[in-house]
RNA sequence: UCUGAAAAAAGUAAACCUGCAGUGAUGCAGGGACACAAAGCCGCGGGUCUUAAACCAAGACAGCCGGGUUGCCGAAA
Numbered sequence: 001u002c003u004g005a006a007a008a009a010a011g012u013a014a015a016c017c018u019g020c021a022g023u024g025a026u027g028c029a030g031g032g033a034c035a036c037a038a039a040g041c042c043g044c045g046g047g048u049c050u051u052a053a054a055c056c057a058a059g060a061c062a063g064c065c066g067g068g069u070u071g072c073c074g075a076a077a
Stems, first nucleotide, its partner, number of pairs: 003074002011036002016031006034063001040069003044066003047061005
């Protein structure tokens, strides 16, 4: 630089429930674990969703795909 073990030490937290915010997608907090070698971060490209709906536009999703960037450990290659 690659790489991903019946490794070790960590980490995150789906669905669902409760509360709050929002027109909404959804977000935050608590509980809870389906999973995850970047399920850390970034709306840059694609996509999906929401509002509006004639065009246009605004917003949401990083655990949809790609890309950028930072990172734990050290079996095998």
Record summary:
The RNA shown here (c-di-GMP-I-GGC riboswitch aptamer) has 77 nucleotides and comes from Desulfuromonas sp. Of the family's consensus pairs, 91% are formed in the model. It was read from a public genome assembly, where an Rfam model found it.